[in-house]
Record summary: c-di-AMP riboswitch aptamer (ydaO/yuaA leader) from Sulfobacillus sp., 137 nucleotides, folded computationally. Rfam family: c-di-AMP riboswitch aptamer (ydaO/yuaA leader). About the family: This family represents a conserved RNA structure found upstream of the ydaO and yuaA genes in Bacillus subtilis and related genes in other bacteria. The ydaO/yuaA element is thought to act as a genetic 'off' switch for the ydaO and yuaA genes in its native state. It is believed that the element may be triggered during osmotic shock leading to activation of ydaO, a predicted amino acid transporter gene, and members of the yuaA-yubG operon which code for KtrA and KtrB K+ transporters. Of the family's consensus pairs, 92% are formed in the model.

């Protein structure tokens, strides 16, 4: 010098996955870890009207952009998602997976009930808005 892993810090993406407390830890004072609570943010069930007058193995439906035609397939076309403080506009670059429910569900007021994981690292130009860190004096 350059790869690799492991651990911590910054400042950031995607996604609903923020923030805060108690407990219990331990010979003690800390802390992992595990339990609880409330906060924000999301999800499903669930009435009247309304909607469907039709659908039911061709099951049926829920999360999420992850769906629609062609094709054995790769793959292509249309659509749709993401891309750095929020935002629009064009140009560019990627992505379109996976998983749940268990015969069963339209909307949905009250109610009722779940989830706070996981996995990375930031393209360019032009305009608007609005801040906030960090370092020095």
């Nucleotide at each position: 010098u350059a790869a690799u892993u492991a651990u911590a810090u910054a400042u950031g993406c995607c996604a609903a996955a923020u923030c805060g407390u108690c407990u219990u830890g331990u010979a003690a004072u800390g802390g992992a870890g595990a339990g609880g609570c409330g906060u924000a943010c999301g999800g499903g069930g669930g009435a009247a009207c309304c909607a469907c007058g039709u659908u039911u193995u061709u099951g049926g439906g829920g999360c999420g952009u992850a769906c629609c035609g062609a094709u054995a397939a790769c793959u292509c076309g249309g659509a749709g998602a993401g891309c750095a403080g929020c935002u629009u506009u064009c140009c560019g670059c990627u992505c379109u997976a996976g998983c749940c429910c268990g015969a069963c569900a339209g909307c949905u007021c009250a109610c009722c009930u779940c989830g706070u994981c996981g996995g990375c690292a930031u393209g360019g130009a032009a305009g608007g808005c609005u801040u906030g860190g960090a370092g020095c004096g």

Taxonomically the source falls in Sulfobacillus (Bacteria, Bacillati, Clostridia, Eubacteriales).